[in-house]
Molecule: transfer RNA
Organism: Candidatus Kapaibacterium sp.
RNA sequence: ACGGGUGUAGCUCAACUGGUAGAGCAGCGGUCUCCAAAACCGCAGGUUGCGGGUUCGAUUCCUGCCGCCCGUGCCA
Numbered sequence: 001a002c003g004g005g006u007g008u009a010g011c012u013c014a015a016c017u018g019g020u021a022g023a024g025c026a027g028c029g030g031u032c033u034c035c036a037a038a039a040c041c042g043c044a045g046g047u048u049g050c051g052g053g054u055u056c057g058a059u060u061c062c063u064g065c066c067g068c069c070c071g072u073g074c075c076a
Base pairs, nucleotide, nucleotide: 001072002071003070004069005068006067007066010025011024012023013022019056027043028042029041030040031039049065050064051063052062053061
C1' cells in the first nucleotide's frame, strides 16, 4: 500500500432483512443475616467509533475518515 473482518452500557455480546436500543456480569439501593457472602427484588447506566448522504423513519442501506484484528505485498 491492497484485500477481508470488526467498532453498540464499565466488560462480554444481542437487536429476526429499515419501525420504541436490550441481556448477562460488574455498579448502586433494598429484603434476608449478629455481620458478611450467596440468593431474591429493584434502580441507574448509551453521541450505536467520527462526519456526510438516502428515507416519514438508519445500529441496520450508500459514502469519506479513524481505531483494532487477520492475510498479501513493497522499501530499507